[in-house]
Context: one part of a larger RNA
């Protein structure tokens, strides 16, 4: 002198910083007391307050312990050290306990109970295997597999034109196969033209399944859910009307949102001052209903904002202990 670990600090107390990161503070037991909200279980150790040493005496009950009471004594301080929750308010996300990227991510991701769709009647469907066989299951639809959603509460709108799936079978199309009209080759025969049977090659009609076309159903299947113009006796706006297109034109609810570009939107709240936060508005660039919508008590080493307490995070730095490195003597 730098670093690591540890300790103390006047006044102030987050002014630090992306952010109270880190540190400080809280802390045991007993007594009192305890809000909103709530699924009535919780929330709750809520919060907020008080007590705690030692000696002697008394104290129902069997009790020298314990409990309760009284008097006294000492200290700055009696859970005298050590161990040992910081708390509150609001919002987002996920209901919860759980699981995860062994060694940069613990989460809002996965799972979950619950909900739905779908397949499967038992030699089940599904899966592994070349097969035998096995799992499913020594189970049997209150079962088993697949897919989606994700407690609970209130709900889950419209579209089947496209794609998929399921069902249908009149017609169209259609393979191998079946079929064998016709044609060609060879060849007895014939002077030639030609040419029977056989054999060989080729081959029309006709027949011929599923599939596809076709007809229906189906969205908690994949998915989708409009444009322009006009109109009210201030203005503005448009309940109303017209028109074009569509399979149908986004319902309830929510909304500058984990979604809002313009945008630090506008108004209100909180601050002396607030691109964040909370409450509203709706002009939703580009929310929206099991790719679930909106709420929600409880829960969370979750994310965001605010406050109390507390502090060397800071104003602004100083000193001390232990260890290590470097430099100088």
């Nucleotide at each position: 002198u730098u670093c690591g670990c540890g300790g103390u600090u006047a006044a102030g107390g987050a002014a630090c910083u992306a952010g109270g990161c880190a540190a400080a503070a809280u802390a045991a037991c007993c007594c009192u007391g305890u809000a909103a909200c709530u699924u009535c279980g919780g929330g709750a150790a809520a919060a907020a307050g008080g007590g705690u040493g030692c000696u002697c005496c008394c104290u129902g009950c069997a009790a020298u312990a314990g409990u309760g009471g009284g008097a006294g004594c000492c200290g700055c301080a009696g859970a005298g050290a050590a161990u040992a929750g910081g708390c509150u308010c609001a919002g987002g996300c996920g209901a919860c306990u759980g699981u995860u990227u062994a060694a940069c991510a613990a989460a809002a991701a996965c799972a979950c109970a619950g909900g739905g769709c779908u397949a499967u009647g038992c030699u089940a469907a599904a899966u592994c295997g070349a097969a035998a066989g096995a799992u499913g299951a020594c189970g049997u639809a209150u079962a088993u597999g697949g897919c989606c959603u994700g407690a609970c509460a209130c709900c889950u709108g419209c579209c089947c034109g496209g794609u998929g799936c399921u069902g249908g079978a009149a017609g169209g199309u259609u393979a191998a196969g079946a079929g064998g009209a016709g044609g060609g080759g060879u060849c007895a025969c014939g002077c030639a033209a030609g040419g029977a049977a056989g054999c060989c090659c080729u081959g029309a009609a006709u027949u011929g399944a599923a599939g596809c076309c076709c007809c229906a159903g189906u969205a908690a299947a994949c998915g989708g859910c409009g444009g322009c113009c006009g109109u009210a006796a201030c203005u503005a706006u448009a309940a109303c009307g017209g028109u074009c297109c569509u399979a149908a034109g986004g319902u309830a609810g929510c909304g500058a949102a984990a979604u809002u570009c313009c945008u630090u939107g506008u108004c209100g709240g909180g601050u002396a001052a607030g691109u964040u936060c909370c409450g509203a508005c709706c002009u939703g660039c580009a929310c929206g209903a099991a790719u679930g919508g909106u709420g929600u008590a409880a829960c969370g080493a979750u994310c965001u904002g605010a406050g109390c307490a507390c502090u060397g995070u800071c104003u602004c730095a100083a000193c001390c202990g232990c260890g290590a490195g470097c430099c100088c003597g």
The part of an RNA shown here (large-subunit ribosomal RNA, domain IV) has 329 nucleotides and comes from Candidatus Scybalocola fimicaballi. Its mean pLDDT, the model's own confidence on a scale to 100, is 88.